[in-house]
Molecule: Guanidine-I riboswitch aptamer
Organism: Melghirimyces profundicolus
RNA sequence: CAGGAGGAUACCUAGGGUUCCGCUUUGCAUCGGCAAAGGUCUGGUCCGAGCGGUAUCAACGCCGGCCCCGGCGUACACCGUGGGGAAAAAAGCCCCUGGCGGC
Numbered sequence: 001c002a003g004g005a006g007g008a009u010a011c012c013u014a015g016g017g018u019u020c021c022g023c024u025u026u027g028c029a030u031c032g033g034c035a036a037a038g039g040u041c042u043g044g045u046c047c048g049a050g051c052g053g054u055a056u057c058a059a060c061g062c063c064g065g066c067c068c069c070g071g072c073g074u075a076c077a078c079c080g081u082g083g084g085g086a087a088a089a090a091a092g093c094c095c096c097u098g099g100c101g102g103c
Base pairs, nucleotide, nucleotide: 004103007057008056009055010054011053012052015047016046020044021043022041023038024037025036026035027034028033059074060073061072062071063070064069065068078099079098082096083095084094085093
């Protein structure tokens, strides 16, 4: 300088909003309840990390056994900016985007 690769899934957490539940407020009401509003309501359901956790699988490297198994290991991830997307909506989610660094 050039090329290549940096995998997948599940469970969870940081976090996220407000469709549903709950809660709160107001109104109505014949107990029971109904309606509206509220996420500047701790919560349950829900979404959820490339750079957070755990596990399994894959791939690669080394070693051993012997033809298919086993063991060990697998780096770095910093500084941002803006645009877009989603079921109710939002996000450390997803898509695109600048530079540094690493294998």